Predicted 3D model of a 72-nucleotide RNA (transfer RNA) from Nitzschia sp. PL3-2. NCBI's taxonomy places the organism under Eukaryota, Stramenopiles, Bacillariophycidae, Bacillariales, Nitzschia.

[in-house]
């Protein structure tokens, strides 16, 4: 230089064009003499960044950025 693959909540990750979701973790209530467990309930995401397509894009497309591979 040239092909691949990965990026989504604080951590690990799910998501087929049609309101972005789980388990851990964190707050708060109930349980208890306390804790822990266990229930319930809340917050937390401008989906790596730009553009393009499209009534509507995490999702298609085109660049660009980090890793991480694989040819040379």
């Nucleotide at each position: 230089g040239g092909g691949g693959a990965u990026a989504u909540a604080g951590c690990u990750u799910a998501g087929g064009g049609g309101u972005a979701g789980a388990g851990c973790a964190u707050c708060g209530c109930u349980u208890u003499u306390g804790c822990a467990u266990a229930g319930c309930g809340a917050a937390u995401g401008u989906c790596g960044g730009u553009g393009g397509u499209u009534c509507g894009a995490a999702u298609c497309c085109a660049c660009u950025u980090a890793u991480c591979u694989c040819c040379a």
Model confidence (mean pLDDT): 81 of 100. Rfam family: tRNA. Rfam classes the family as a transfer RNA.